Transfer RNA from a Candidatus Omnitrophota bacterium, 74 nucleotides, folded computationally. The coordinates come from a structure-prediction model, not an experiment, and the mean pLDDT is 85. It matches the Rfam family "tRNA". Rfam links the family to the GO term triplet codon-amino acid adaptor activity. The RNAcentral record of the sequence draws on ENA.
RNA sequence: GGUGGCGUAGCUCAGUCCGGUAGAGCAGGCGGCUCAUACCCGCUAGGUCGACGGUUCAAAUCCGCCCGCCACCA
Numbered sequence: 001g002g003u004g005g006c007g008u009a010g011c012u013c014a015g016u017c018c019g020g021u022a023g024a025g026c027a028g029g030c031g032g033c034u035c036a037u038a039c040c041c042g043c044u045a046g047g048u049c050g051a052c053g054g055u056u057c058a059a060a061u062c063c064g065c066c067c068g069c070c071a072c073c074a
Stems, first nucleotide, its partner, number of pairs: 001073007010026004020057001028044005050066001052064003
């Protein structure tokens, strides 16, 4: 230098193919249970979906470009 994959909550990831309310588990907070702690149960906060631009009534999703990480090729 070229090709491909990945980037979504504090962490691990789904959702993308086929555009239509942004989710799960764990962690955090509050409550219940207990003499108390843990386990368990209920509730809850937390996201400009890597950046910018384009298409569209509507973009995490499609297109372009850039950034970061990983792998392969040279």